[in-house]
RNA sequence: GGGUGAGGUAGAGGAGCGGGGAUCAUCAGUAUCCGGAUGAAGCUGGGCACCGAUGAAGUCCGGAGAAAGGGAUCACCGCCGAAGCUGGAGAACGAUGCCCGUCAUCUUCGGCUGAACCCGUCAGUGAACAACUGCGGGGUUGUCGUCGCGGCAAAAAACCCCGCCUGCGACGAAGUGCUAUCUCACGA
Numbered sequence: 001g002g003g004u005g006a007g008g009u010a011g012a013g014g015a016g017c018g019g020g021g022a023u024c025a026u027c028a029g030u031a032u033c034c035g036g037a038u039g040a041a042g043c044u045g046g047g048c049a050c051c052g053a054u055g056a057a058g059u060c061c062g063g064a065g066a067a068a069g070g071g072a073u074c075a076c077c078g079c080c081g082a083a084g085c086u087g088g089a090g091a092a093c094g095a096u097g098c099c100c101g102u103c104a105u106c107u108u109c110g111g112c113u114g115a116a117c118c119c120g121u122c123a124g125u126g127a128a129c130a131a132c133u134g135c136g137g138g139g140u141u142g143u144c145g146u147c148g149c150g151g152c153a154a155a156a157a158a159c160c161c162c163g164c165c166u167g168c169g170a171c172g173a174a175g176u177g178c179u180a181u182c183u184c185a186c187g188a
Base pairs, nucleotide, nucleotide: 003186004185005184006183007182008181009180010179011178014080016079017078018077019076021074022073023072024071032064033063034062035061036060037059038058042051045100046099047098048097083113084112085111086110087109088108089107090106091105094103095102114141115140117138118137119136120135122134123133124132125131143173144172145171146170147169148168149167150166151165
């Protein structure tokens, strides 16, 4: 000097990831409410309660008429297991009049996916042919490794070969990765 292991710090990939806010469209002339007609005993995921023959549910006509989730744009914020999916454990009380169920939130322990895009009217959620997730397919891209072909560089008088760096091609791997750097330990 090159190494091995552990721990820390800072970075890179690109139509890069996520968060809340503002605006806009959609949701939707839907839900709901009011009036009328009809109807004839219900209303909920399940039970209770409430309402209901002074007429329920449902259907039709008229009037009034939302919201959330999801989407686009803008600037900002946090970042590069960014994030997403999935299983377990715990917490609290958030949605509903109450309980169960269901959905949602937080913490933690694991598993899978390097990343973005396109296709599939496949499955799920959803108002949707949007979007998201899963599965399958497709070519692209970044990182590392192995091999091959070059370039640069190199020193002895000249020539040739090899390192670092770099271009292209093929094959392979996975982010618990890769690059740089610091500390500790090992070590010839």
Predicted 3D model of a 188-nucleotide RNA (Lysine riboswitch aptamer) from a Clostridia bacterium. Lineage of the source: Bacteria > Bacillati > Bacillota > Clostridia. Model confidence (mean pLDDT): 76 of 100.